[in-house]
This is a predicted complex of two RNAs, RNase P RNA and transfer RNA, with 424 nucleotides together. Its mean pLDDT, the model's own confidence on a scale to 100, is 75. It holds a member of the Rfam family "Bacterial RNase P class A". The family's RNA type in Rfam is ribozyme.
This record gives sequence, structure tokens and C1' cells, in this order.
RNA sequence: CGAGUUGACCGUGCGGUUGCGGGCAAAGAAAUUUGCGUGAGGAAAGUCCGGGCAUCGCAGGGCAUGGUGCCUGCUAACGGCAGGUGAAGGCGACUUCAAGGAAAGUGAACAGAAAUAUACCGCGGAUUUUUCCGUAAGGUUGGAAUGGCGAGGUAAGAGCUCACCGCGCCCGUGGCAACACGGACGGCAAGUCAAACCCCACCCGAUGCAAGAUUGGGAUACGGGCUCGCUUAAAUGCGGGGGCGGCCCGUCCGUCCGUAUCCGUCAACAUCGCUUGAGCCGGCAGGCGACUGCCGGCGUAGAUAGAUAACCGCACAAGACAGAACCCGGCUUACAGGUCAAGCUCGGAUA
RNA sequence: GCUGCUAUGGCUCAGCAGGUAGAGCGCGUCCUUGGUAAGGACGAGGUCACCGGUUCAAAUCCGGUUAGCAGCU
Repeated sequence: CGAGUUGACCGUGCGGUUGCGGGCAAAGAAAUUUGCGUGAGGAAAGUCCGGGCAUCGCAGGGCAUGGUGCCUGCUAACGGCAGGUGAAGGCGACUUCAAGGAAAGUGAACAGAAAUAUACCGCGGAUUUUUCCGUAAGGUUGGAAUGGCGAGGUAAGAGCUCACCGCGCCCGUGGCAACACGGACGGCAAGUCAAACCCCACCCGAUGCAAGAUUGGGAUACGGGCUCGCUUAAAUGCGGGGGCGGCCCGUCCGUCCGUAUCCGUCAACAUCGCUUGAGCCGGCAGGCGACUGCCGGCGUAGAUAGAUAACCGCACAAGACAGAACCCGGCUUACAGGUCAAGCUCGGAUA
Repeated sequence: GCUGCUAUGGCUCAGCAGGUAGAGCGCGUCCUUGGUAAGGACGAGGUCACCGGUUCAAAUCCGGUUAGCAGCU
């Protein structure tokens, strides 16, 4: 100098005029007006996971359905994240992976002789018409054909035997573990597919803020109130009278309070839920890290037909994807352009 | 805002515990008829919405994207 890798971040700025949603203050009987300050994102999106919160349900346990799936940790939780293991890719920095079990069972088209078991051609032997036996070295089909390759061996062949590699199993060492390394044995069975059924382990109650909560209406049932007497631990029980209104009386009607059930769905486009929360920023400490603890500081949208905009000027070459609706942690998808970091990697040149 | 579902010839739909994509209507050619309809025979027409993954093999299984439909105050 060129080409890359990984991580983090920004994503128009400044000024003016007019306007809109919340908040606070003042004025006003009210409607409202005035002033101050504040007002979208890294994805606010998709709604794919997880949690908070709310209502309903629920003795406990199991089955079914659904989900997850190498190991260890982090976390409120997760299908997320971190660090490792293994496999694959790259010269490398590094990247990617739904990565349990095929030695429980079932299933797998067509082709092919045969798909987990077989003899079509071939090879060899016997009989020599034809048939039988042995054989998986070679051929044919297929995605896949009895572990691969070499030597010995044989009638021809074959793990039949041997070396190496692969596989399985056992032991030892290291590691919390996944696993790695080493040794011995077996003598090849047990092919592939579980994002096919299935098996194993673990997890999961349902519904979502249009959840839900609050106040007032009507009907029915039950109980209560005020007073007196007796009784009792106690308005505990019994009995009488009966409160207020219906001009008086009354066994009649209404009325007051509480609980339960039902109706109605009006006020109501009501109020609350609603934004201080697993919050953000900084420092210190622990940890490889995800993350955690302590201390200090900050106040940061909350609408309900739904605000966050329009216009003008200046700057630069340009200004992407896109707009909150209960909240939070992730994942995924979209995104013009730009910045920074690593004593990162490879190649070239110079000293 | 939340929840559920669908996408396959021109139209309406089957097919999804994976194995050569089908039916009805419609379309074309021929037969039949003096001619038309009906009837009969033959045929054409498909990127299974799109992009990836799993698998020997995907309309079907898994993930994502797009479009459309329905329900909840």
C1' cells in the first nucleotide's frame, strides 16, 4: 500500500415562522386562554419465542397434545446469550451447525436378481442334455449393495489370515462435563433417513390491556335498624310494640342499610390499568465471558379517531429502512451512507 | 391492538404420518347431425405464492417473506 476478519457506534445538522398531544403554573363561573418546559426507533416492524401483570380454573399424581434436544454456566425466563466440545469450510484472522437415540419396534416409491437380505450375468467344481453346490473379486440397477486398501491364501473366492486405516467394545490417564489421548480385545455384525412414525430426557393450566378493575340503575330472596320485657358469655335467643313517608289509624303500600342471584349495557368515546421500570448513565469490585454486587447521579411520550407535523433559509456530494398504543428480555426481517477500535489475518513493497 | 386460517391448470376444489400432481366445469381437434345442442373419443394447459434448509427424494416436513380472509370491544 492492497485485500480481508471480528466487535462497537452514528444514521442529516443549525436557525426562523405557524400548528398538535401530555405535564406544571396562572386567569376565568365555565368553555377556554396565556406562559414555561417536554414529546418515536435501532429496528417502534414481523408477532416467532420467553417473562411480568390481570381475570378465570386448579387437592395430589398420571396420560394425551405441543415444545426443546452436545456439555457447563448466565438469567425473572427462554427455542436467548456466554464459554467450551465435536463436525464442516477457509492459506489465515475466523465463520457455520435443530449436534440425543437407527444395538426397542414400524415404514421407505421406481429401478434392480437382491434393500438387510439375495445368486441375474460372471468365476470355480460336480454332472457334462440340464441341474446342483461353492463364491460378493468383477459387471448390471440405485441415493445407498455385506467396511477400505495391499499382501498371503484358495479349485475359484471370501476378515479365511496378517499389516495399516475405519468401526465397535473394555481398561487406564486428563477434564465438573461434552470429550480427548493411550493401550488391549473383537473380527465386521449393527447401511441411510427420526425438520418419517417412534423411543428417551426435560419443560408447559387457559386467555390476553379489546386482559381486567371502579361508581351509580331495576327485580327477587334473606337478614338488619328503633324501642320495651325476659334471657345469655355475647343482638345470644324468644316475645311484644314498631322507625320515616302515604293529612289520621291499619294486618296494606312505599322507603333506608347489608349480602346473594338475575336483568339491563344507560352515564360511556367515563375513570383507573398507563408508564419508576428485571430503568438509564458513570465509577469501583468479582468473573475468560454472558452477567452480578455496591456507591453516586438522572427523570426520559402516554394518546383513545389517536399528537410528534408543515413551510422557509443556510451547510455538505448524498440524507436509507421506517412511526409508540400495557411493559420488559431476545430472535428474525428491512436499511442509502458513514465513523471508530483490535498492539487481529493474508499478500506485496521499502528500511 | 390481539388471535386464527388460506394460497395447487382459466374458475371451483381434492391430494400433505414424503416417492411420476389429479377431478368437475371451461378450452382445442375429431366423430355423430342437413345444422346446432346433448353425447362419444383424443388432447393441450401447472416454477403447487416466493426464498432458504432437512432428506437419496419436498405440493407435503422445518424456518423466513409476501398477499388475502375471518373472529375478538